[in-house]
Context: one part of a larger RNA
RNA sequence: UGACGGGGACCCGCACAAGCGGUGGAUUAUGUGGUUCAAUUCGAUGCAACGCGAAGAACCUUACCCAGUCUUGACAUCCGGGUACGGCUGUAGAAAUACAGCUUGCCGUAGCAAUACGGAGCCCGAGACAGGUGCUGCAUGGCUGUCGUCAGCUCGUGUCGUGAGAUGUUGGGUUAAGUCCCGCAACGAGUGCAACCCCCGGUGCCAGUUGCCAUCAUUAAGUUGGGCACUCUGGUGCGACUGCCUGUGUAAAGCAGGAGGAAGGUGGGGAUGACGUCAAGUCCUCAUGGCCUUUAUGACUGGGGCUACACACGUAAUACAAUGGCUGGUACAAAGAGAAGCGAAACCGCGAGGUGGAGCAAAUCUCAAAAAACCAGCCGUAGUUCAGAUUGGAGUCUGCAACUCGACUCCAUGAAGGUGGAAUCGCUAGUAAUCGCGGAUCAGCAUGCCGCGGUGAAUACGUUCCCGGGUCUUGUACA
Numbered sequence: 001u002g003a004c005g006g007g008g009a010c011c012c013g014c015a016c017a018a019g020c021g022g023u024g025g026a027u028u029a030u031g032u033g034g035u036u037c038a039a040u041u042c043g044a045u046g047c048a049a050c051g052c053g054a055a056g057a058a059c060c061u062u063a064c065c066c067a068g069u070c071u072u073g074a075c076a077u078c079c080g081g082g083u084a085c086g087g088c089u090g091u092a093g094a095a096a097u098a099c100a101g102c103u104u105g106c107c108g109u110a111g112c113a114a115u116a117c118g119g120a121g122c123c124c125g126a127g128a129c130a131g132g133u134g135c136u137g138c139a140u141g142g143c144u145g146u147c148g149u150c151a152g153c154u155c156g157u158g159u160c161g162u163g164a165g166a167u168g169u170u171g172g173g174u175u176a177a178g179u180c181c182c183g184c185a186a187c188g189a190g191u192g193c194a195a196c197c198c199c200c201g202g203u204g205c206c207a208g209u210u211g212c213c214a215u216c217a218u219u220a221a222g223u224u225g226g227g228c229a230c231u232c233u234g235g236u237g238c239g240a241c242u243g244c245c246u247g248u249g250u251a252a253a254g255c256a257g258g259a260g261g262a263a264g265g266u267g268g269g270g271a272u273g274a275c276g277u278c279a280a281g282u283c284c285u286c287a288u289g290g291c292c293u294u295u296a297u298g299a300c301u302g303g304g305g306c307u308a309c310a311c312a313c314g315u316a317a318u319a320c321a322a323u324g325g326c327u328g329g330u331a332c333a334a335a336g337a338g339a340a341g342c343g344a345a346a347c348c349g350c351g352a353g354g355u356g357g358a359g360c361a362a363a364u365c366u367c368a369a370a371a372a373a374c375c376a377g378c379c380g381u382a383g384u385u386c387a388g389a390u391u392g393g394a395g396u397c398u399g400c401a402a403c404u405c406g407a408c409u410c411c412a413u414g415a416a417g418g419u420g421g422a423a424u425c426g427c428u429a430g431u432a433a434u435c436g437c438g439g440a441u442c443a444g445c446a447u448g449c450c451g452c453g454g455u456g457a458a459u460a461c462g463u464u465c466c467c468g469g470g471u472c473u474u475g476u477a478c479a
Stems, first nucleotide, its partner, number of pairs: 001479002003476003007473007015463002019427005026318008034309002042053002064304007073129001077128002079125005086103007106119005131293002134291003140287002142282003145278001147276001152191006158167003171182003197270004202238007211228003216225002241264001244258005320420001324379006336367003341360002346355003386417001391412007433455007
């Protein structure tokens, strides 16, 4: 100087407390451990691994296993030789592949032309080499997590100290903040903080179609004429700064209350992550040193596996019902996506879906029905008109192909489950809870992920305690 203390003082955070809803019990989905297996590919492992890499394993993917094959190779450059490559058909085969038949060129230069030379492409051959998701993340770059959006981390000059170092950065106030003020052997500066950026909330101006409809006419309907006032869209401005008032405070920084205002003291949310820590994670994104492999640890194909199942754990979904379930009726969104795409009306089917093909590269058309809510009726506390697992049968769709191993529909079946022990998690406001909608990936396949809006709470006395963190101080046989 740090680190540590079941030392002290001060302060903060959904850290506790006050509340609301969960997890832990049930079934299912999913990930992991374990076990099994020819293989169940590999990585991630307290917080900070476990719906994680994977924004989508039937084949492919795929790295694993079995079998059949290749050896200058599936891919790149160089050399020599050839001229076709490819397509179609047939035979053998599980395919890769092997063989046979038919068909047949391109570009440039010279030339009238035949043709000659060169090139691209492809084939054959030789070797230099290719290849490796093989090892090492404790050789590395890059990227990322974490403490933590915590308020810190440092430097120049000066001064003090023999020196390591100290001071500044400590102290008194204040702040979300090393934020600002005052004081001070310090005076300044850098990086973080804040602001500048994006979205949301009010408004002026400009613009008016595909959007809108106050007045006029019209219609089943903003449908049409008409209009651009309003809504909205999107471009550019304004607006909030403790600016004003009162009190308080050191005539300070600020704090408390009030006015005006759409918004008030950082208005709400996002992006933004200091010096560093964990030899943290990643050699399987990529790049890369070293090592290893080279008729195999490389490459191709078929099939299987990654989907196994006495069990254990994590994360979720659905429930256990009456603030509910079922039936009928009737409203109100936002944000997105769409051409090998979204696919309307109409018709067929109980339905998944099929036929159909209008319109739309989309403020125009389509996906598209929002759901909870509201109105009316039935059910009457039951393992039920709760719950929907499981199983049997029949189908639909995607795809070369749904046996291993897809999603969905209909009929039948109708399990556990009576609100969950010890323990434990999230959340302070348009939040929790609850309700539906969309998107990426994607042929098909979310209860996951990323977004969107609808309805919309309770509680916070307070900082003694638990956890994490910041500042000062103290002890130390630790570095």

Source information: Small-subunit ribosomal RNA, 3' major domain from an uncultured bacterium, 479 nucleotides, folded computationally. The full RNA is in RNAcentral, with records from ENA.